Predicted 3D model of RNase P RNA and transfer RNA as a complex of 447 nucleotides. It holds a member of the Rfam family "Bacterial RNase P class A". Rfam's curators write: Ribonuclease P (RNase P) is a ubiquitous endoribonuclease, found in archaea, bacteria and eukarya as well as chloroplasts and mitochondria. Rfam classes the family as a ribozyme. The coordinates come from a structure-prediction model, not an experiment, and the mean pLDDT is 78.
[in-house]
RNA sequence: AAAGCAGGACAGGUGAUCGCGCUCCUUUCUGCCAUGCAGGAGGGGGUGAGGAAAGUCCGAACUCCGCAGAGCAGGGUGGUCCGUAACGCGGACCCGCCGUGAGGCGGGGAAAGUGCCACAGAAAGCAGACAUCCCCGGCUCAGGCCGGGGUUAAGGUGAAAGGGCGAGGUAAGAGCUCACCGUCCCGAUGGCGACAUCGGGAGCAGGGUAAACCCCACCCGGAGCAAGGCCAAAUAAGAGGGAAGAGGCUGCUCGCCUCGCUUGACCCUCGGGUAGGCUGCUCGAGGUGCGGAGCAAUCCGCAUCCCAGAUAGAUGAUCACCACCCCCGCCCAGGCGGGGGGACAGAAUUCGGCUUAUCGUCCCGCUUUGGAG
RNA sequence: AGGUCUGUAGCUCAAUAUGGUAGAGCACCGGACUCCAAAUCCGACGGUUGGGGGUUCGAGUCCCUCCAGACCUG
Numbered sequence: 001a002a003a004g005c006a007g008g009a010c011a012g013g014u015g016a017u018c019g020c021g022c023u024c025c026u027u028u029c030u031g032c033c034a035u036g037c038a039g040g041a042g043g044g045g046g047u048g049a050g051g052a053a054a055g056u057c058c059g060a061a062c063u064c065c066g067c068a069g070a071g072c073a074g075g076g077u078g079g080u081c082c083g084u085a086a087c088g089c090g091g092a093c094c095c096g097c098c099g100u101g102a103g104g105c106g107g108g109g110a111a112a113g114u115g116c117c118a119c120a121g122a123a124a125g126c127a128g129a130c131a132u133c134c135c136c137g138g139c140u141c142a143g144g145c146c147g148g149g150g151u152u153a154a155g156g157u158g159a160a161a162g163g164g165c166g167a168g169g170u171a172a173g174a175g176c177u178c179a180c181c182g183u184c185c186c187g188a189u190g191g192c193g194a195c196a197u198c199g200g201g202a203g204c205a206g207g208g209u210a211a212a213c214c215c216c217a218c219c220c221g222g223a224g225c226a227a228g229g230c231c232a233a234a235u236a237a238g239a240g241g242g243a244a245g246a247g248g249c250u251g252c253u254c255g256c257c258u259c260g261c262u263u264g265a266c267c268c269u270c271g272g273g274u275a276g277g278c279u280g281c282u283c284g285a286g287g288u289g290c291g292g293a294g295c296a297a298u299c300c301g302c303a304u305c306c307c308a309g310a311u312a313g314a315u316g317a318u319c320a321c322c323a324c325c326c327c328c329g330c331c332c333a334g335g336c337g338g339g340g341g342g343a344c345a346g347a348a349u350u351c352g353g354c355u356u357a358u359c360g361u362c363c364c365g366c367u368u369u370g371g372a373g
Numbered sequence: 374a375g376g377u378c379u380g381u382a383g384c385u386c387a388a389u390a391u392g393g394u395a396g397a398g399c400a401c402c403g404g405a406c407u408c409c410a411a412a413u414c415c416g417a418c419g420g421u422u423g424g425g426g427g428u429u430c431g432a433g434u435c436c437c438u439c440c441a442g443a444c445c446u447g
Stems, first nucleotide, its partner, number of pairs: 001369005007363004012322007020048013050344001054355002057353005062224004069254004074220005079093005094107005108215002113213002115209003130155001133150007163181002166178003182204001183202008228279004238270005245259004286305008324341008374446007383399004393430001402416004423439005
């Protein structure tokens, strides 16, 4: 310098004019059971979206359901250790595959059982019936043919054919035997552990698929701020029909509880009322800075800051200057002039993650190749 | 806020439970029949199975994630 890998930050600034939500102060008017409260009109100050506010895919806080019982069913997660309030998230490490590399991707069990493995192929599951090779017997002049037996190495098929390569051995062959590699079993050492290394043994059995059923381990009560609480308003405890069960606690069984059984719960049809306000509601597993522990995720301590709360939903528009990026032109080569660009998107109970969208700009670390010293 | 489902040829639908060459009707195109056309007959064309990724030898089907749409409950 080129090509790449991994991670992080930002998401323009200032001013003017007009306008909006919330809040504080204040002027004035009106009402009332009056040092106050409510409402109307005006003035001033403060404050006002995001890294994803999004998708609603996970996990929680909070609130209610009788503090949520038992069994079955169902759902989820899946290397190990750690972090965390928790997680399906994150960090470090282990193993396998890919990459020259920085790095990326994946992860329980196929030796409990069941299912499936199209086409091709002799054979697709407790193998092997094709062709080949070899031996023996018979026939034949011979080539070869028939019968019996041995064998699965090489061949062909396939995604996959019951270890691999080589040597010995044999009639031909074969873990039949041997060395190396792989696999399995046992032991030792190291490590919290996944696992690794070393030593010994076994000739080798056990194909793949669990994002098929399943098995193992662990986790899961239900509902959701339209949760829930308070106030105001309303009145019909209406009419007709059915009815012995209905609901709490998703499915089934048992258990518990509430309401109801002719004074009618509940369901259907018709008809009617209210559909307003306050609260929950924003101070929180909170932000920033410094120091410390840890490889890291993260945690601890101190200081400091207060940072949207709307309810059909405010957070906007225009102009000017500056900064950034791109293009064009000029000259004295780093300045001047002109033109253009700025994305994705937008709070609605609140947090922690994941995923997806995003014009661009900047920073840190690392790798490979080439060049120079 | 919670839940259920759909997306396959230009249109309407199969194939998804149990993974194994994506098919049918209509439309369109060509030919035959006809004086011409319709109907009829014959033939042909037509697919990123909504997008992307994964599992598997193999995915429309199984898993994950996005996109679009429909319905239900309070």